[in-house]
Context: one part of a larger RNA
Molecule: small-subunit ribosomal RNA, 5' domain
Organism: uncultured bacterium
């Protein structure tokens, strides 16, 4: 000199964009962040309308209540289905295939989507809800009974998918692969909407799409005041295991294996696009936004699923807190806000799904603290503003004088204008598509236009040299300054004040860090 997710001091007018718990991966009050189909199901509850029904009032016409059924609307606790593995956090752990990059899979997976091929045939039991009872304070349960379905089971049938066997073609760098043809062997399916056409959807298998798994090369910080490490450790053979290569597990065999090119051990540390600095090499860094990895109160553990070993699912231990009729129970904000706490330090318990994006659903629509916006800090970049023009041999005042006079200084008054911003009125948006019509949180914002009025809007720091800028007074090695060198002990440009000047400028010092 740049730079920062800064923070302190003083100080402070406006937009625009961004950007804000770096510290306790400390504890959390409260709403709220995942739900959604009723065009998969049988029940329920409401509403209209027929139908019936007739307690009941009336002397009578006649009204007319429960209650039964029928359609048709609308809701939905439950069972089914898809999603909740997506999106959102955070950076503890991890020096390791975890990240980059470059290949491999002939060792492999993919719900929904897309193309392609064939298919949907017969039948059965159950179970929630509900109804009855019953046990708990409540969480939450038991027994008995009845029901349904795209729930769940049996059997049919079925190849170019699986499995044996045979035959035999091609290609690889290799275990082999890829393509044929005979026989055989076991396994499929769901229905729903419409008046229909139709549509949505099941079942098998081909390829594609797209996200994923798994090896390998290389590359990736510090300590030799860490020098020897290893016993599933190396290799192999069979078996298991998984979608899948593998000691991945077991069981036997053999004695390997790594290591000064740094093994093992010990500190540190999420990694990368990227930022910051630098002329560059490189040094330093990993906030925000992308992309990957890890985690989710701590420690296991597995279960559903195409996917997790699963932030807002389960078991199980642990500490923590609730809650209790003491017998048991609930809880998990490093999701968006809010609180306590710690710290030098870090916002609102808004508004909205109108947009862009996901979920579900045929749809219309519901859900979304993703997301879009507002609100709050000068945190930061960037733009405006706080007026412009004229005005004296130069008021008043201040300061300083050699007492002549200088200097603040065209500065102020004063006179002529102007209208940024702010301020008040008036009109008023793109963001909004599909043929059309509706739809806007921001927001009566952004703009435009009128109106009045110089009015509302400057501070900080330093002036000994380094480094731009100098006099008076006070003080007297005191008070105190100070980045380095070093001022102050009686004339201090170096401390306080003041005038004056010097830079920056809605900021100007000041610490901390890194070039």
């Nucleotide at each position: 000199g740049g730079a920062u997710g800064a923070a302190c001091g003083c100080u402070g007018g406006c937009g625009g964009c961004g950007u804000g718990c770096c510290u306790c991966a400390a504890a959390c009050a409260u709403g709220c962040a995942a739900g959604u189909c009723g065009a998969g199901c049988g029940g329920g509850a409401c509403u209209a309308u027929g139908u019936u029904g007739g307690a009941c009032c009336g002397u009578a016409a006649g009204g007319g209540a429960a209650g039964a059924u029928a359609u048709a609307g609308c809701c939905u606790a439950g069972c089914g289905g898809c999603g909740a593995a997506c999106g959102g956090g955070u950076g503890a752990g991890u020096a390791a295939c975890a990240c980059g990059u470059g290949g491999g899979u002939a060792a492999c997976c993919u719900a929904c989507c897309u193309g392609g091929a064939a298919g949907a045939c017969a039948g059965g039991g159950a179970u929630a809800a509900c109804g009855a009872u019953u046990c708990g304070a409540a969480a939450g349960g038991g027994u008995c009974g009845c029901u349904a379905a795209u729930a769940c089971c049996u059997g049919a049938u079925a190849a170019u998918a699986u499995c044996u066997a045979a035959c035999a073609g091609u290609c690889g760098g290799a275990u082999g692969g890829c393509a044929g043809u005979u026989a055989g062997a076991a396994g499929a399916a769901a229905g729903g909407g419409g008046a229909a056409a139709c549509c949505c959807g099941c079942u098998u298998u081909c390829a594609g799409a797209u996200g994923g798994g798994c090896c390998c090369g290389c590359g990736u910080c510090c300590c030799a005041u860490c020098a020897g490490c290893u016993a599933g450790u190396u290799g192999g053979u069979a078996a298991g295991g998984u979608a899948a290569a593998g000691g991945c597990u077991u069981a036997c065999c053999a004695a390997g294996g790594c290591g000064a090119c740094g093994a093992c051990g010990g500190g540190u540390a999420g990694c990368c696009g990227g930022u910051c600095u630098g002329a560059g090499a490189g040094g330093a860094u990993g906030u925000a936004c992308g992309g990957c990895c890890a985690c989710a109160c701590u420690g296991g553990g597995a279960c559903u699923g195409a996917g997790a070993u699963a932030c807002g699912g389960c078991c199980c231990a642990g500490a923590c807190u609730c809650c209790u009729a003491c017998g048991g129970g609930a809880g998990g904000c490093a999701g968006c806000a809010g609180u306590u706490g710690g710290g030098a330090a870090u916002c609102u318990u808004a508004g909205g799904c109108a947009a862009u994006g996901g979920g579900c659903g045929a749809a219309a629509g519901c859900c979304u603290g993703a997301c879009c916006u507002a609100g709050c800090g000068a945190c930061g970049c960037c733009g405006c503003g706080u007026g412009a023009g004229g005005g004296a041999a130069g008021a008043a005042g201040g300061c300083c004088u050699u007492c002549g006079g200088g200097u603040c200084g065209u500065a102020a008054a004063c006179c002529u204008c102007u209208g940024u911003c702010a301020u008040g009125g008036g009109g008023g948006a793109c963001g909004a598509a599909g043929g059309a019509a509706g739809u806007g949180a921001c927001g009566g914002u952004a703009c435009c236009c009128c109106a009045a009025g110089a009015g509302g809007a400057a501070g900080c720091c330093c002036c000994u040299g380094c480094u731009a800028a100098c006099u008076a007074c006070g003080u007297g090695c005191c008070a105190g300054c100070a980045g380095c060198c070093g001022c102050g002990g009686u004339a201090a440009u170096a401390c306080g004040u003041a005038g004056g000047g010097g830079g920056c400028g809605a900021g100007c010092g000041u610490u901390a860090u890194c070039c």